[in-house]
RNA sequence: CACCGAAAUGGCAAACCCGGUGUGAACCGGGGACGCAAAGCCACGGGACCCGAUGAGGGUCAGCCGGGUUACCGAAU
Repeated sequence: CACCGAAAUGGCAAACCCGGUGUGAACCGGGGACGCAAAGCCACGGGACCCGAUGAGGGUCAGCCGGGUUACCGAAU
């Protein structure tokens, strides 16, 4: 350094509840923990979903998979 994921320190936060925003998917804040070693970031490919008229087109999801990119710690391999 790479693989990898023991330990430690920390981190994130599903469902659900409250408040707010949006036609909506969904998002933001608070509570809450099912989980997560990139559950950090990017809609690039696939996929799901919403609006639209079943179209054109526009949008949401990175906690569906792949890809790109950056990064904490350091046992075994």
Molecule: c-di-GMP-I-UAU riboswitch aptamer
Organism: Cryobacterium tepidiphilum